Source information: Model confidence (mean pLDDT): 78 of 100. This is a predicted structure of a 105-nucleotide RNA (Guanidine-I riboswitch aptamer) from Nitrosomonas sp. Rfam family: Guanidine-I riboswitch aptamer. Gene Ontology term of the family: regulation of gene expression. Taxonomically the source falls in Nitrosomonas (Bacteria, Pseudomonadati, Nitrosomonadales, Nitrosomonadaceae).
RNA sequence: GCACAGGGAAACUAGGGUUCCGGCCUUUUUACUAAAGGUGUCUGGUCCGAGAGUUUCCGGUCUCGUUAUAACGGGGCUCCACGGAGGGAUAAAAGCCCGGGAGAU
Numbered sequence: 001g002c003a004c005a006g007g008g009a010a011a012c013u014a015g016g017g018u019u020c021c022g023g024c025c026u027u028u029u030u031a032c033u034a035a036a037g038g039u040g041u042c043u044g045g046u047c048c049g050a051g052a053g054u055u056u057c058c059g060g061u062c063u064c065g066u067u068a069u070a071a072c073g074g075g076g077c078u079c080c081a082c083g084g085a086g087g088g089a090u091a092a093a094a095g096c097c098c099g100g101g102a103g104a105u
Stems, first nucleotide, its partner, number of pairs: 007058006015048002020045002022042001023039006059078008080100001082103001086098003
């Protein structure tokens, strides 16, 4: 200098918006209630949700034992990770997806 590599699933969290529920506002209604419209610049419930967040399980790999050619069990390892703009899905948005991408070191 060039090239290559970082397994899968679930639950949760930071975060995210507004279909539905709830909240708030307006109008109609004598009023309770109800209906319609608006509002996420409403703490919320449902919902979405991390490669660079957490936990668990599976998987992978090394080793030891039982055993005997294929299983079972014990133990170890499974590291590190700065990052746009833009686009896409959904009702909508996002640390979602493109994407461990472009780029930087």